[in-house]
RNA sequence: UCCGAUACUGGCAAAACCGGCGCGAGCCGGUGACGCAAAGCUGCGGGUCCCACGGGGACAGCCGGGUUGCCGAAG
Numbered sequence: 001u002c003c004g005a006u007a008c009u010g011g012c013a014a015a016a017c018c019g020g021c022g023c024g025a026g027c028c029g030g031u032g033a034c035g036c037a038a039a040g041c042u043g044c045g046g047g048u049c050c051c052a053c054g055g056g057g058a059c060a061g062c063c064g065g066g067u068u069g070c071c072g073a074a075g
Base pairs, nucleotide, nucleotide: 002075003072004071011036012035016031017030018029019028020027021026034061040067041066042065044064045063046062047059048058049057050056051055
């Protein structure tokens, strides 16, 4: 470095429910844990979705790329 333990230390938080925002996809906060070694960040490519559709937007927990990063058994 690759890699990823029924290891260590911490971390994130699906569905559902409650409050708020948005036409909407969805987003924010709370409760809550299905999962996650990048489920940190980034709309750059693909994909899916929404709309007041010459166009504008949502999803990073769909895949890939870029970038930053904790731990250290076996191989």

Background:
c-di-GMP-I-GGC riboswitch aptamer from Desulfuromonas sp. DDH964, 75 nucleotides, folded computationally. The coordinates come from a structure-prediction model, not an experiment, and the mean pLDDT is 90. Of the family's consensus pairs, 91% are formed in the model. The same sequence occurs in records of 2 taxa. The organism belongs to Desulfuromonas, within Bacteria. The sequence is in RNAcentral, with records from Rfam and Ribocentre.